[in-house]
Model confidence (mean pLDDT): 86 of 100. This is a predicted structure of a 1453-nucleotide RNA (small-subunit ribosomal RNA) from an uncultured bacterium. It matches the Rfam family "Bacterial small subunit ribosomal RNA".

């Protein structure tokens, strides 16, 4: 520090996700030790039990016990103790419910205040009186407790005295003031105890300090504006009350204020902070432990006591809950420490001790202290340590992989030699305490010794991100997954194993926070097209603001000072063996207070200026606005005339109009709306928008002038106004047009597009509405920053007869372009450049501009405007392709023009289908279907049935045995095969070897699967003219350029041009065949010599070379001459980069998988030949351009020895018999046929056609039944030229005719080749198909057989509405009203007093008052029959809306 993910690729935008750190955690697997920390985040739920606040006998009177003295009464001493009294229970400890607040933080103020105990200091402590608990008598009660009579003490209570000071009233002086000093009057104190004493501890009134508090103020402190108004003691004043104290804190009266867009009020959430986590920082998140503050103590209210409380372990009342009860009545409050139940994913011991630190009481001894110090439990966290070290290669065994050699786990193990952290045992043994006593921890830490490798390793991961790969299993299953995504038979992604990587007593997962995220952007983002400029203006608050001078010092800066607690963090040092942890010390830290100083800038006040702004004068321009008037053309209507059959409309039609006279023409007249030409890329307006002409009223802008004001400015949240079309209300108007609607067409349908009609509306007046793709998709203002060319308005200069040119200034409006900017496109002085100021707006897509709420509206609806849920994208620009019912140019038997066919028939062959025991398999649009098959009777053969074989039919090797193997004969069998007889090896002296066989072990074998694992080969686009590279150049990049352009060509063929220059694979040429000639050689034929023909080789020939023409520069084209041949002469071979996961595992090869007495091998038989059908390719025909008979003529190419076979003979014939010649220019196949001559047939299912069937033969072959070919005789079917549609061919071509070959024993209508006869047509490129180049659009890229929208149906999910229903919260009104304080008054009791009277208590009454009841309203939430849309969901329905002109351009309102 970044990375993955949108695309075919690219750049950008943008979201999602990951790597990091952290935690009071939890869960899974695992777990040796120690130290230090830490541990109910949920139910502020309920609590059993114990403990957590007492102490003082030196304040007081009693009681009890013990000791002692005494005969006793009793005294004395010590201890304990309920009560009175004092101090403390307001601290310490817990919790976070409430609280958005002066609650907290920070800094101030208090002339508005208090303060027990402590410290310092001044003064005093004299003399009297009174009551009461304990105790005792009686009574009530179950208890808790209570009542009453009587006695008594004090540091209890009350007078009197004194009173320095203190306080109050009056007053003087002084100081700015707090204050200080003085005078007069008045008020107001005390307590004793211990001690032999000294003395000590106390007490009272002041005062100073210290510490602690109360109150007030500035600033800071979460979310919602779908909370915008709030407030009645409310805001202020006066008098009074109250408090320690200010205050509306309370009360009476008076006034009507006060808070609020800088967010009041309301709602939600929350203790705040030092800090903690994260981050480079700014910031964000957080507030557990520790420290500070606050709040609370079952819930609500209240006061009492006190220095201090509205009091956690006090009191009273009410409520809920719970316990006891004799039913009358009582008791209780763990959010103290442990602990229990419950809740929960989850959080500990009912431990030890007051030894230390600290607290309360006490003179003290001491008591109390779940504060605290320790221990225990939990890997919860952090830190440290260990689980051993060295050596050890036969690289052991074993596992895994393997290309079978090996590799790896791996020095790892074993073995050998050691060590002793930890552990176990034994012994010693602390510090923690300054002096005396005192150590819970603890026989702990630590030290020494002994023993002994002995007890101690797991977890996650290994497709990319991200470090780490193999095998097997599985087969879109099971599963994984943080994102992208893996899994459909070779998965590094699932599971297991081996191996590896990472961390380690832990490792992973989940959750949460920060980071990465510049993804809320202060630091540090944006808004033309990606999300985002309000439709436009006027203007309020606010923000910002020109030049010079003066002054202030608010802001800002500097210095000083105060505070910013401690802890933490950081630096340094130190202590536990280190570390964690702890200690010491230093620095740092604020939006803070005070003082001093300060140039400039910002700011306040003031003065001045003119350039910003405004005003003034003059001039002209303009569809700017409003109102009134007016004009012509057109359209439609009406009337009249004329006229007579159609008009209208469309792709074509029809509906419609018309003989009741349309349309058309003429004339007259009426009506409404809009204003042709001018007209412009031109003008005006803020925008919407504005267009005949004239008049009136009126807004704004521009230019020129320079006598005025003097910063008066810019922007603008709210607010207010304007605002196209459609729409709404009322009233008019209505010619044309025209939603809805009707009809006609189109169509599968056509609620559309087209046509005929047609109502709202469009128009006017008044009012409403307030939207738009209201767009330059670009807010306003100002300044600055190269140019070129137009145009509108005004001015200046020059020139001139003249604003006709020309030069120039300002304002407006356009085009093109530089720098810059920008993702690119583009923008570019009217910026999207560079800056300043202000406003508005954005933060992934969908849900959704929807719901709810509010505001507005008559309604339609508008404005504001979410969430759940869901997706891993959605997007912008550009690139390369592909595609288009886009365009341009150009090819091809592509169409057209022709000829012959196919599609109909019969038959052949192939295929589908069906059938079958099997009908083996493959090929499937073009590019499968006379294809693999260039030869299915057996074989082939892969299929079926049956019978057999198991080291195998075939290969290699080892071991053992053997001498055969083989041949022949016989028997069994369908055969394979089996049994038997006869015959029966080689080399070598031998051992042994060779060869063969048998048995056995390794192994063979498979046309079994996968052409989606492959090689090779092939088809196809396509013989199309294309496909690329190097370097350079352009672009951020994909990529472009070159290869585009202008010509030309069959061609990316060539020429010219050009940021390209070259090159490669293709094209062409080189190769073969044919056509002409020459030459060499040769055979054959003949008239035997030369010719001729022919064959083979070599050479020549053609190159737009020559001439002319083409505007020709060239390339090249057209015509001509010559020539056998012309403009690549004809044909062949030759197939670029690539595409189709095209075809082939069955030609061959080959990975993997599968079978192993069978999925291998052999044999016999069957099948591949089936047949109701369908298709493809052919053959033969349907006849007279023909068929039959007779006669006659002319090829080329090819083949031949297990062959071709002349000739002769036989047979009607197929063929047979005999047989010459020929490995071929020689012999043979070999007769070519169409054709020519002649004759018959005469238009018919025929003398056409030959299917089918019968009989008789021939040939091949082991064998023609299933299932061959041929011959003869007989039989004679369909068929009379073929629907939609479809194929081939442009010349020696099509068509017609025959011949040959390969395969092959035999079998050809197929395939390959050969020659013979030999046409027609091409205007042309609109259309169909395919293709090439350029260009354009694109939402396509699996690429149009693409993409994609909406309804409906089904499933699931979340949400809205809903009669209602349930619950929470808050305030209000009325009623009732506990305790209690306060108030005044009446009664009673008591005390004091002679009395008057005073005081206390009780009861009653009043105000306030918690709670409760009732009422209506507000608000939030749950449920809810039904209902609404939305989202999601491999293969549902209907259509085709959008993307290419998407087939009616699309889109917005």
């Nucleotide at each position: 520090a970044g990375a993955g993910u949108u695309u075919g690729a690219u750049c950008c935008u943008g979201g999602c996700u990951c790597a990091g750190g952290a935690c009071g955690a939890a869960c899974g697997c695992u777990g040796g030790c120690g130290g230090c920390g830490u541990g109910c985040g949920u139910a502020a739920u309920a609590c059993a039990u114990g403990c957590a606040a007492g102490u003082c006998g030196a304040g007081c009177g009693g009681g009890c016990c013990a000791g002692u003295c005494g005969c006793g009464a009793g005294g004395c001493u010590g201890g304990c103790u309920a009560g009175c009294g004092g101090c403390g229970g307001a601290c310490g400890g817990g919790u976070g419910a409430g609280u958005a607040a002066c609650g907290c933080g920070u800094g101030a103020g208090u002339g508005a205040c208090c303060u027990a105990g402590c410290c310092g200091u001044g003064a005093g402590u004299g003399g009297g009186g009174g009551a009461u608990a304990a105790c005792u008598g009686c009574c009530c009660g179950a208890a808790a407790g209570g009542g009453u009579g009587g006695c008594u003490a004090a540091u209890c209570c009350c007078g009197c005295a004194u009173g320095u000071g203190u306080c109050c009233u009056u007053u003087c002086a002084u100081g700015c003031g707090a204050g200080u000093g003085g005078a007069a009057g008045g008020a107001g104190a005390a307590a004793g105890c211990c001690g032999a004493a000294a003395g000590g501890c106390g007490c009272u009134c002041g005062u100073g300090g210290g510490g602690g508090g109360g109150c007030u103020c500035g600033c800071g402190u979460c979310c919602c504006a779908u909370u915008a108004g709030g407030u009645g003691g409310u805001u202020g004043g006066u008098g009074g009350g109250g408090u320690a104290a200010c205050g509306g804190c309370c009360u009476a009266c008076c006034a009507a204020g006060c808070c609020u867009g800088g967010g009041a009020u309301g709602g939600g959430u929350a203790g705040c902070u030092g800090g903690u986590c994260u981050g480079a920082g700014a910031g964000g998140a957080u507030g557990g432990c520790c420290g500070g503050c606050c709040a609370c103590a079952c819930u609500g209210g209240g006061a009492c006591u006190g220095a201090g409380a509205g009091a956690c372990g006090g009191c009273c009342c009410a409520g809920a809950c719970u316990c006891c009860u004799a039913c009358g009545g009582g008791g209780g409050g763990c959010a103290g420490c442990a602990g229990u139940a419950a809740g929960g994913g989850a959080u500990c011991u009912u431990c030890g001790g007051c030894a230390a630190u600290g607290g309360c009481c006490g003179c003290a001894a001491g008591g109390c202290u779940g504060a605290c110090c320790g221990a225990g439990c939990g890997a919860c966290g952090c830190c440290g340590c260990g689980u051993g070290g060295g050596u050890g290669a036969u690289g052991a065994a074993g596992g895994u992989c393997u290309g079978a050699g090996g590799a790896u786990c791996g020095u790892a193990a074993a073995g050998c030699c050691c060590u002793g952290u930890u552990g176990a045992c034994u012994g010693g043994g602390a510090a923690g305490a300054g002096g005396a006593u005192g150590g819970a921890c603890g026989g702990u830490a630590c030290c020494a010794g002994u023993c002994g490798a002995g007890g101690a390793a797991g977890c996650c991961c290994c497709g990319g991100c991200u470090a780490a790969c193999c095998a097997c299993g599985u087969g879109c299953c099971a599963g994984c997954a943080g994102c992208c995504g893996c899994g459909g038979u070779a998965a590094g992604a699932c599971g297991u194993g081996g191996g590896g990587g990472g961390c380690a007593a832990g490792c992973g997962u989940u959750g949460u926070c920060c980071g990465g995220a510049a993804u809320u952007a202060c630091u540090g983002g944006g808004c033309g097209u990606c999300a985002a400029g309000c439709g436009c203006g006027u203007g309020u608050a606010g923000g910002c603001g020109g030049g010079g001078g003066a002054u202030c010092a608010g802001g800002c800066g500097g210095c000083g000072u105060g505070u910013g607690a401690a802890a933490g963090a950081c630096g340094a040092g130190g202590g536990c063996u280190c570390a964690a942890c702890c200690c010491u010390u230093g620095g740092a830290g604020g939006u803070c207070g005070c003082g001093c100083c300060g140039a400039a800038c910002c700011g306040g006040u003031u003065u001045u200026c003119u350039u910003g702004a405004g005003a003034c004068u003059g001039c002209g321009a303009g569809g700017g606005g409003c109102g009134g008037g007016u004009g012509g053309a057109a359209u439609g209507g009406u009337u009249g005339g004329a006229g007579g059959a159609g008009c209208g409309g469309u792709g074509a039609a029809a509906u419609g109009c018309g003989u009741a006279g349309a349309g058309c023409c003429c004339a007259a007249u009426c009506a409404g709306a809009a204003c042709a030409c001018c007209a412009g890329u031109g003008g005006c307006g803020a925008a919407g928008g504005c267009g005949g002409c004239c008049c009136g009223c009126u807004g704004g802008a521009g230019c020129a002038g320079g006598a005025c004001u003097g910063a008066c400015g810019c922007u603008g949240a709210g607010a207010c106004g304007c605002g196209a079309a459609a729409g709404c209300g009322c009233g008019g108007g209505g010619a044309g047009c025209a939603a809805a609607c009707g009809g006609g067409a189109u169509u599968a349908g056509a609620u559309a597009c087209c046509c005929c009609g047609g109502u709202a509306g469009u128009c006017c007046g008044c009012g409403c509405g307030g939207u738009a793709a209201a767009c330059g998709a670009u807010g306003g203002a100002c300044a600055c920053u190269g140019g070129g060319c137009g145009u509108g308005g005004c001015g200046g200069g020059u020139a001139u007869c003249g604003a006709c040119c020309c030069c120039u200034g300002c304002c407006g409006u356009g085009c093109c372009g530089g720098a810059g900017c920008g993702a690119a496109c583009g923008u570019g002085g009217g910026a999207a450049g560079u800056g300043u100021c202000c406003c508005g707006c954005c933060u992934g897509g969908g849900g959704a501009g929807u719901a709810c709420g509010g505001c507005c509206g008559c309604a339609a609806g508008g404005c504001u405007g979410a969430a759940a849920c869901u997706c891993a994208a959605a997007g912008g620009a550009a690139u390369u392709g592909a595609c288009g019912g886009g365009g341009g140019c150009c090819c091809g038997c592509a169409c057209a023009a022709g000829c012959a066919g196919c599609g109909g028939a019969g038959c052949g062959u192939g295929u589908g289908g069906u059938u079958u025991a099997a009908u083996u398999c493959g090929a499937u649009g073009c590019a499968a279907c006379g294809c693999g098959a260039a030869g299915c009777a057996c074989c082939u053969c892969a299929c079926c049935c049956a019978c057999g074989c198991u080291u195998g039919a075939c290969a290699u090797g080892g071991a053992c045995g053997u001498g055969a193997g083989g041949g022949u004969c016989g028997c069994g069998g369908a055969g394979a095969c089996g049994c038997g007889g006869c015959u029966g090896c080689c080399c070598g002296c031998a051992a042994g070897g060779g060869c063969g066989c048998g048995u056995u072990c390794a192994c063979a074998g498979a046309u079994g699967c996968u052409g989606c694992a492959u090689g090779g080969c092939u088809g196809u686009c396509g013989u199309c003219a294309g496909c690329u590279c190097g370097u350079g150049c352009c672009g951020u990049g994909a990529g472009g350029u070159g290869u585009u352009g202008g010509g030309u060509u069959a061609a990316g063929u060539c020429c010219c041009g050009c940021a390209a220059c070259g090159a490669g694979c293709g094209c062409a040429a080189c190769c073969c065949c044919c056509g002409u000639g020459g030459u060499c050689g040769g055979u054959c034929a003949c008239u035997c010599g030369g010719u001729g023909u022919c064959c083979g080789g070599c050479c020549a020939g053609a190159c737009c070379g020559c001439c002319g023409c083409g505007c020709g520069a060239a390339a090249c084209g057209c015509g001509g001459a010559g020539g056998a041949a012309g403009g690549u002469g004809g044909g062949g071979a030759u197939g670029a980069c690539g595409u189709c996961a095209a075809g082939u595992c069955a030609g061959c090869a080959u990975g993997g998988c599968u079978c192993u007495u069978a999925c291998g091998c052999g044999u016999g038989g069957g099948g591949c030949g089936a047949c109701a059908c369908a298709c493809a390719c052919g053959c033969u025909a349907c006849a007279a351009u023909g068929g039959g008979g007779g006669g006659g003529a002319c090829a080329a190419a090819c083949g031949g020895a297990g062959g071709c076979g002349a000739c002769a003979g036989g047979g009607c014939g197929a063929c047979c018999u005999g047989a010459a010649g020929c490995g071929g220019a020689g012999c043979c196949g070999c007769g070519a046929a169409a054709c020519c001559c002649u004759u018959c047939c005469u238009c018919a299912g025929u003398u056409c056609a030959g299917a089918u069937c019968g009989c008789a033969g021939g040939c091949u072959g082991c064998a023609a039944c299933u299932c061959g070919c041929c011959u003869g005789c007989g039989u004679g079917a369909a068929g009379u030229c073929g629907g939609a549609g479809u194929u081939g061919c442009u010349a020696g071509u099509a068509a017609c005719c025959g011949c040959c070959g390969g395969u092959c024993a035999g079998c050809a209508u197929a395939c390959g080749g050969c020659g013979g006869u030999g046409a027609a047509u091409a205007c042309g490129u609109u259309c169909c198909c395919g293709g090439g180049c350029c260009u354009u659009g694109u939402a396509c890229a699996c690429a149009c057989c693409g993409c994609c929208c909406g309804u409906c149906a089904c499933a699931c999910c979340a949400c809205g509405a809903a009669a209602g229903u349930c619950g929470g919260g808050a305030a209000g009104g009325c009623a009732u009203g506990a305790a209690g304080c306060c108030g005044g008054u009446g009664g009673g009791u008591c005390a004091g007093g002679a009395g008057a009277c005073u005081g206390a208590c009780c009861c009653g009454c009043g105000u306030c008052g918690a709670g409760u009841g009732c009422c209506g309203c507000c608000u939030c939430g749950g449920c809810g029959a039904u209902u609404g849309g939305g989202g999601u969901g491999a293969a549902g329905u209907c259509g085709u809306a959008a993307c290419a002109a998407g087939g009616u351009a699309g889109c917005c309102g």